A computed fold for a 72-nucleotide RNA from a Patescibacteria group bacterium, annotated as transfer RNA. Rfam family: tRNA. The family's RNA type in Rfam is transfer RNA.
């Protein structure tokens, strides 16, 4: 340098064009308990960035950035 794949809450992850973007762990609050732990309930929190297509994009296309793989 060429080609391929990936990028979603703090972390791991689901999502295959129309839903309020879901779950687990974590964090916060409440309940429970003499207290802590366990357990129960609730809450906060995310689509890498910029364009395009479409009535509508996390999803499709192009580019940029980052990561990984492969070839030279």
């Nucleotide at each position: 340098g060429g080609c391929c794949u990936c990028u979603u809450c703090g972390u791991c992850u689901a999502g295959u064009g129309g839903u309020u973007a879901g779950g687990a762990c974590g964090c916060c609050g409440c309940c429970c308990u003499c207290u802590c732990a366990c357990g129960g309930c609730g809450g906060c929190a995310a689509c890498a960035c910029g364009g395009g297509u479409c009535c509508g994009a996390c999803u499709c296309c192009c580019g940029u950035a980052g990561a990984g793989g492969u070839c030279a």
The coordinates come from a structure-prediction model, not an experiment, and the mean pLDDT is 80.